A computed fold for a 93-nucleotide RNA from uncultured Helcococcus sp., annotated as SAM riboswitch aptamer (S box leader).
[in-house]
RNA sequence: UUUUAUCAAGAGUGGCAGAGGGACGGACCCGUUGAAGCCCGGCAACCUAUUAAAUUAGGUGCUAAAUUCCGCAGGACAACCUGAAAGAUAAGA
Numbered sequence: 001u002u003u004u005a006u007c008a009a010g011a012g013u014g015g016c017a018g019a020g021g022g023a024c025g026g027a028c029c030c031g032u033u034g035a036a037g038c039c040c041g042g043c044a045a046c047c048u049a050u051u052a053a054a055u056u057a058g059g060u061g062c063u064a065a066a067u068u069c070c071g072c073a074g075g076a077c078a079a080c081c082u083g084a085a086a087g088a089u090a091a092g093a
Base pairs, nucleotide, nucleotide: 001093002092003091004090005089006088007087012040014039015038016037020030021029022028024071025070026069027068041063042062043061046059047058048057049056050054051053067086072083073082074081075080
């Protein structure tokens, strides 16, 4: 880069740290009553192993808000709905 699948469920009153974070743009939020990051804990069950359906072990992933909402198209289209795009994760090429 590409293919397939999933993305409205679930998961902390913990420790270290100390100012940012929510992909991008806009909006709207979170944050010194403690952000990012790291550790521990937890959730989940895509892949592998074992055994025969356990989540036992391993590889990941996730742990504010629907992928926070909108972005492009259609529905008169503001709300709203549907689909796409983009993004994220897993497994393969």
Taxonomically the source falls in Helcococcus (Bacteria, Bacillota, Tissierellia, Tissierellales). Model confidence (mean pLDDT): 81 of 100.